[in-house]
Formats: sequence, structure tokens, C1' cells
RNA sequence: CCAGAUGACUGGGCGAUCGCGGCGUCUAACCACGUCGAGGAAAGUCCGGGCUUCACAAAGACAGGGUGCCGGAUAACGCCCGGCGGGAGCGAUCCCAGGGAAAGCGCCACAGAAAGUAUACCGCCCCACCAGUACACGUACUGAUGGGGUAAGGGUGAAAGGGUGCGGUAAGAGCGCACCGCCUGUUCAGUAAUGCGCAGGGCAUGGCAAGCCCCACCCGAAGCAAGACCAAAUAGGGAUGGCACAAGGCGCGUCUUUGCGCUGUCAUCCGGGUCGGUCGCGCGAGGUGUUCAGUAAUGAGCAUCCCAGAGGAAUGAUCGUCGCCCCUUAUGCUUGCAUAAGAGGAUACAGAACCCGGCUUACACGUCAUCUGGCCUU
Repeated sequence: CCAGAUGACUGGGCGAUCGCGGCGUCUAACCACGUCGAGGAAAGUCCGGGCUUCACAAAGACAGGGUGCCGGAUAACGCCCGGCGGGAGCGAUCCCAGGGAAAGCGCCACAGAAAGUAUACCGCCCCACCAGUACACGUACUGAUGGGGUAAGGGUGAAAGGGUGCGGUAAGAGCGCACCGCCUGUUCAGUAAUGCGCAGGGCAUGGCAAGCCCCACCCGAAGCAAGACCAAAUAGGGAUGGCACAAGGCGCGUCUUUGCGCUGUCAUCCGGGUCGGUCGCGCGAGGUGUUCAGUAAUGAGCAUCCCAGAGGAAUGAUCGUCGCCCCUUAUGCUUGCAUAAGAGGAUACAGAACCCGGCUUACACGUCAUCUGGCCUU
């Protein structure tokens, strides 16, 4: 210098003018003044928690949902940190729904003989019998038919019942042996996952659990429109009392008569809901700096700071200047970089609405640190 890997950061600065929201001071009220005023993702609402209401003795079981190598960390998590195993890369490093398939059921398309109680299409080998040829005349070779052996080779497939080699055999085969793999037992190391060995077993064990299932662990539900409090007019409900009880209506099973109750109106009081208002609502698993413990996630201590709150909802606009990127010109040289000048342009993604921890997604111009591979120079 080029190519790359990982982690982190920034998200324009200053000034002027105008404007918006909260709070405070002043005021009868305005005005005025002071002060504060978005994010790394405020987003998606995917996961976890706080908080609130409802349900609920405790514990367990069933159902449903979730998580799934091991250890740690945390308020908690499916996040994070460290490790293990497998895979990719020359490497830094990255990726993995990563428990159980000898508990059971189910499935394995197409192709293929056969897809799981293995199987015989081609091939290879043996036997019987027939035909032909050769001759040393009962043997060899070739071919057809029938019976049998075989999983070496071919072919099919994503996958063919361990792999390679040697022996063995009629041909073959864990049939035997060596190594590798697998299974069982076990030593040592490690908290553990697991790793390095040792001994035994010829292997009885195909794949899929992201099909059912089994095992271990976790989970009550709904959400700030949660919820708590104050509380108007009007209408309606209840209690007490006053007035009226004329007529009508309704009820007391039906008809008649009589009777009783309700239905009316006024006043006072009570309680519930609605409009509205207040709280919830920002001192918090808080920010910044630093020390200590730890590989780290993280934890503990000390110092310091107070930093939007809300209601459909403010946090903005213009100008100047600087910074940044691109372009042009000039100069220098190491020819694509540095410096200077000039005109113009770009400046993202997006916006709190109860709060917090994560994840995911979006993002203009840029910056830093560590590491890997290659080339060049000294």
C1' cells in the first nucleotide's frame, strides 16, 4: 500500500432573527423574564421484566404453550458472556432448532430388483441337463435351459444394512486379521459439556423428532384505553316528610259491590353512572467519571449530575460562517496524492406518548482500535 475480519463511535459546530411546548418568577389576567425541551434506533411490537387490576390457601396432577450441548451472568429472558462438539475459510474469523431414532407409532417422492422382517436387474461363481467345437476320448471351451450361491463390481437414488487394505473363497461375505468408525465398560483430566487413553464386542444400530411422541426445565390472564380518586347539568333510582287522593288506569285468579296498594306533586337527604377534572407520570434495574473483583457478560464501591413529559401531542424555520464530500483550475511530486483558489451541490434513517433490559430492521458523509492474508521498501 492492497484485500479482508472483528469490535466501538459519530449522527454536524458557532452566531443572528423569528416561532413552538412544559415548568418557575412576576401579575387580577395578559405581557415580560428565567430555565429545560427526542433517538441510536424514539421504529417493528418479536422476547423478557417492573407496575396495575382481576383470579388464586399450599403442594401436586392433567391440558395448553415455550425452551432444549455445558457452565456463568441477570430483576428476567428465547438475549448476553465463556467453553464444548460439528461445519466453512490459507487465515483473522464466521455459521449451527446443537436433548432422545437399540420406548413406541408414522413417513422416506421419483428412479430402482430392493427404502428396512432387506433384496438378486446386470454381472460373478457352482451344479444338473442339452447342443456344438477341439483333441491326447473324458476332459476343456462356447452357447441355451433349469436349480442354487453371492453383495466384491455395474446400474438407481438424497440415502443401499460400517470404510480401507491383506488374507480367505467356487465366487463372495466381519468369514478371519490390522487400522479407522460404532457400541458397551472403564482410568485419568475437567464444575460440566467433553477430551486423551485402555479393555471387550464383529457390528445386533439407515435417515426424518422443523410428523406424532419421550425426557428435563419454565409459564395464571389482561394491559396505562392498566388502574386509583374527585365529581356537574339533565334524566332515572332509593329513603323521609308535607300536600293531594277528584277522575281515570293497573294490581289483589274471574264477575258484582265495597275496600286496600301503586300511579300525582313539592321539599330535603342518600347512592350509582356519564361529561369533565386530578393522579398514575418520571430519582430511574438512571446518566457521566473513576477505583476494585472477574478472561468476559456483569457485579460492588466512591464522586458528581437531574436530563421532555402530554393533551392527538411542542422540540422548528430562515440567513451568515466554519466543517465534510463531489467538481474544475493551478503548482509540486512518488501519477493519484498533497497544497491553494473558485463555483455549485449533498448533509441520512427517522420522531418520545407508562417505564426498563434485549432482539430485529432502516441509516447520508465519516472516524477510531485490534487482528489476518498478500505485495513492496529499509
Molecule: Bacterial RNase P class A
Organism: Robiginitomaculum sp.